[in-house]
Annotation:
A computed fold for a 390-nucleotide RNA from a Candidatus Palauibacteraceae bacterium, annotated as Bacterial RNase P class A. The organism belongs to Candidatus Palauibacteraceae, within Bacteria. A source record names the gene rnpB. The prediction has a mean pLDDT of 78. It matches the Rfam family "Bacterial RNase P class A". By type it is a ribozyme. The sequence is in RNAcentral, with records from ENA.
RNA sequence: GCGGAGGGAGACGAGGUCGCGGGCCGGCCCCCUCGGGGGGGCGCGGCUCGAGGAAAGUCCGGGCUCCUCAGGGCACGGUGCCGGGUAACGCCCGGGCGCCGCGAGGCGACGGAAAGUGUCACAGAGAACAGACCGCCGAUGGCGGCCCGGUCUUCGGGCCGGCCGCACAGGCAAGGGUGAAACGGUGGGGUAAGAGCCCACCGCGCUCGCUGGCGACAGCGGCGGCACGACAAACCCCACCGGGAGCAAGGCCAAACAGGAGCGAGCGGCGGCCCGCCGCGCUCGAGCUCCGGGUAGGCCGCACGAGGCGCCGGGUAACCGGCGUCCCAGAUCGAUGACCUCGGCGGGCUCCGGCCCGUCACAGAACCCGGCUUAUCGCCCUCCGCCUCC
Numbered sequence: 001g002c003g004g005a006g007g008g009a010g011a012c013g014a015g016g017u018c019g020c021g022g023g024c025c026g027g028c029c030c031c032c033u034c035g036g037g038g039g040g041g042c043g044c045g046g047c048u049c050g051a052g053g054a055a056a057g058u059c060c061g062g063g064c065u066c067c068u069c070a071g072g073g074c075a076c077g078g079u080g081c082c083g084g085g086u087a088a089c090g091c092c093c094g095g096g097c098g099c100c101g102c103g104a105g106g107c108g109a110c111g112g113a114a115a116g117u118g119u120c121a122c123a124g125a126g127a128a129c130a131g132a133c134c135g136c137c138g139a140u141g142g143c144g145g146c147c148c149g150g151u152c153u154u155c156g157g158g159c160c161g162g163c164c165g166c167a168c169a170g171g172c173a174a175g176g177g178u179g180a181a182a183c184g185g186u187g188g189g190g191u192a193a194g195a196g197c198c199c200a201c202c203g204c205g206c207u208c209g210c211u212g213g214c215g216a217c218a219g220c221g222g223c224g225g226c227a228c229g230a231c232a233a234a235c236c237c238c239a240c241c242g243g244g245a246g247c248a249a250g251g252c253c254a255a256a257c258a259g260g261a262g263c264g265a266g267c268g269g270c271g272g273c274c275c276g277c278c279g280c281g282c283u284c285g286a287g288c289u290c291c292g293g294g295u296a297g298g299c300c301g302c303a304c305g306a307g308g309c310g311c312c313g314g315g316u317a318a319c320c321g322g323c324g325u326c327c328c329a330g331a332u333c334g335a336u337g338a339c340c341u342c343g344g345c346g347g348g349c350u351c352c353g354g355c356c357c358g359u360c361a362c363a364g365a366a367c368c369c370g371g372c373u374u375a376u377c378g379c380c381c382u383c384c385g386c387c388u389c390c
Base pairs, nucleotide, nucleotide: 001386002385003384004383005382006381007380008379010377012343013342014341015340016339017338018337020050021049022048023047024046025045026044027042028041029040030039031038032037052362056373057372059371060370061369062368063367064246065245066244067243076242077241078240079239080238081095082094083093084092085091096110097108098107099106100105111237112236116235117234118231119230120229133176134175135172136171137170140169141168142166143165144164145163146162148161149160150159151158152157184202185201186200187199188198189197203226204224205223206222208221209220210219211218212217250300251299252298253297259291260290261289262288263287266280267279268278269277270276307326308325309324310323311322312321313320314319344359345358346357347356348355349354
């Protein structure tokens, strides 16, 4: 320098002007009340707070709330190596094993296939207690030839043995070929040719032993010539976990209209009072009081929490404990915005003095937390491989 692996912190900073939402203090106004006081409103003033690392997907887990529920089982769904963390998890940490990578590292639903069922397309001879297309052999038996040896002979030949050939009976599964996969691999012996048929090493299996480890498991030894294909995110079996719905959960207050009960002859307006006038009423009941349900509307839930930060301690780590410190959005048609100055950062131009442009990527709370996944900008640290230079 190039290419890669793992991790961390951040998400423009300071000031100002105008505006928006929440809280507190004050001011003004209204209502109730004998008073003390209480309730409400405001386009008023001041102070203060005001999105994220993912607020996202809503995929897991929990808190909280209501409903259901004696106990157990079935069904259904999920999880699945070991140890630890946690409120819990399918998450995280550490470890084991397997696979990938030269490596830093990465990935793995990673229990059971000698309980049962099922599937294994195409190709191929044969695909699960398999098979013989090409090929190899043909020791043994068969057929043919030679007439080499032995023996018998009535001299034609017979029998036995030998050699050669055929590939008929048959033997084989080493080699070729098919396939994702062909019933261990390499070497040697052996054989007619071959083959765990035999042997050595490697591999494999074992409800075997010893050693190490909490354990997953590992190492060593023994036994077995090897029997046991793959698939369980196919059914299934085993172990463990799981009741349902969700803040539109759920709770409280409560107009108007309608309804029910009681009292009931007056009630209301014309600015305060009197007179007067008008309206609604007094068997067709004005008005007042009470009741239930709970619509409109309002309030709570709802912002102090498995909380953030710092230090110390325990632990390899995830995480846990102690002390100190901080209060950090709560809208409900839904606020968190716009602009200016300086600095930072990025880009372009340059006469190297500077000038110009941009303020950024992904994206925005809605009951709250722990995770996972996805989207996305630049920066920093550590490590690996290759090349080059000193």